[in-house]
RNA sequence: GCCUUUAUAGCUCAGAGGUAGAGCACCACACUUGUAAUGUGGGGGUCUCUGGUUCAAUUCCAGAUGAGGGUA
Repeated sequence: GCCUUUAUAGCUCAGAGGUAGAGCACCACACUUGUAAUGUGGGGGUCUCUGGUUCAAUUCCAGAUGAGGGUA
C1' cells in the first nucleotide's frame, strides 16, 4: 500500500429501518445488631464523525478517523 473485521451506558455485549436493551457496576429503599448476600425501584447513551438513500437511519450506502486481523 491492498484486503478484511470492528466502533451502541462506567465495563462486557445484544439489537438490525419506526427516535435503544441485558448482565455487571452506581444510587435509594426493604431485609440484618451491622456488613455482605438477596429483593424492589431509580439514574446514566448527540448509538465514533461527515455526507447520501428514505416519510423515517443506531440499522442501508460512500468516505474519514480510531482499534484488531491477513497479505506482497
Transfer RNA from a Bacteroidota bacterium, 72 nucleotides, folded computationally. Its Rfam family is "tRNA". Rfam links the family to the GO term triplet codon-amino acid adaptor activity. Rfam classes the family as a transfer RNA. The coordinates come from a structure-prediction model, not an experiment, and the mean pLDDT is 82. The sequence is in RNAcentral, with records from ENA. RNAcentral records the identical sequence in 2 taxa.